[in-house]
RNA sequence: GUCCGGCUAGCUCAGCCUGGUAGAGCGCCGCCCCGACACGGCGGAGGCCGCUGGUUCGAACCCGGCGCCGGACA
Numbered sequence: 001g002u003c004c005g006g007c008u009a010g011c012u013c014a015g016c017c018u019g020g021u022a023g024a025g026c027g028c029c030g031c032c033c034c035g036a037c038a039c040g041g042c043g044g045a046g047g048c049c050g051c052u053g054g055u056u057c058g059a060a061c062c063c064g065g066c067g068c069c070g071g072a073c074a
Base pairs, nucleotide, nucleotide: 001073002072003071004070005069006068007067010026011025012024013023020057028044029043030042031041032040050066051065052064053063054062
């Protein structure tokens, strides 16, 4: 330099193909349970999706540019 993959909640990841109210597990907070803790049960907070433009009535999702991480080739 060219190409490929990844970037979404504190962490690990779905969702993208097929545009239409952002999800799961773990973690965290509260309540219940217990003599107490753990386990378990119930409820809750937490991200507007790497950044920036474009297309569209509408974009995490489509298109362009850029950034960061990983890989292949040179």